[in-house]
RNA sequence: GCUUGGGUAGCUCAGUUGGUAGAGCAUUCGCCUGAAGAGCGAAGGGUCAGCAGUUCGAGCCUGCUCCCAAGCA
Repeated sequence: GCUUGGGUAGCUCAGUUGGUAGAGCAUUCGCCUGAAGAGCGAAGGGUCAGCAGUUCGAGCCUGCUCCCAAGCA
């Protein structure tokens, strides 16, 4: 340099045909306990890597850029 895959919550990852952004773990609070852990319930937490475009509407489609991984040279 080229090709492919990926970038979404603090972490690991879903998100189907473009139509309300989610799960588990973690954190906080409550219940439970003599206390803690485990368990149960709830809450908070998001510039969907960035910029443009298409569209009534984009995490999803298109272009460019940045970053990570693998392969080829």